[in-house]
RNA sequence: UCGGCCGCGACGCCUAGCCCGCUGAAAGGCGGGGCGGGGGAACCAGUUUUCGGGGCGAGUCCGCAGGGGUCCCACUCUCCGGUGGCGAUGAUGGCGGAACGGCUAUCUCCGGCCGUAGCCCGGCAGCUAACCUCGUCGGCGUGGGAAGUACCU
Numbered sequence: 001u002c003g004g005c006c007g008c009g010a011c012g013c014c015u016a017g018c019c020c021g022c023u024g025a026a027a028g029g030c031g032g033g034g035c036g037g038g039g040g041a042a043c044c045a046g047u048u049u050u051c052g053g054g055g056c057g058a059g060u061c062c063g064c065a066g067g068g069g070u071c072c073c074a075c076u077c078u079c080c081g082g083u084g085g086c087g088a089u090g091a092u093g094g095c096g097g098a099a100c101g102g103c104u105a106u107c108u109c110c111g112g113c114c115g116u117a118g119c120c121c122g123g124c125a126g127c128u129a130a131c132c133u134c135g136u137c138g139g140c141g142u143g144g145g146a147a148g149u150a151c152c153u
Base pairs, nucleotide, nucleotide: 011141012140013139014138018033019032020031021030022029023028034136035135036134037133038132039131044126050123052124053121054120055119056118060098061097062096063095064094069089070088071087072085073084074083075082076081099116100115101114102113103112104111107148108147
């Protein structure tokens, strides 16, 4: 000097997932506010239900090559099996594009970087006032430049 690990604190990021009060040694419990989700009329919309359908979420769509597996056809074989195919379908992963989403330490622009997961309902739900109801987890550590504007100290 750089990197790693552990503990505490501060700051920041994704996310709705934060703040306050009471109680408690603490963990936790209870309550309130804020934020977020679902159900639920009229009117409107919609006619399509195993090709099931639906919800949270940015997490969808398209193309290219490659090709495990499965099926089909033909031949062979007592059976098991084996061989062949300009045949059908096609997984994981790879490359690329569109669209959407996030970060880059006030905001905006430019540039740069990154994501397209996962989970749930259970035959069932369009919108939807009143009304009913649920959640408030978890996971992390970005910082380059220029210009302008606003605000605070």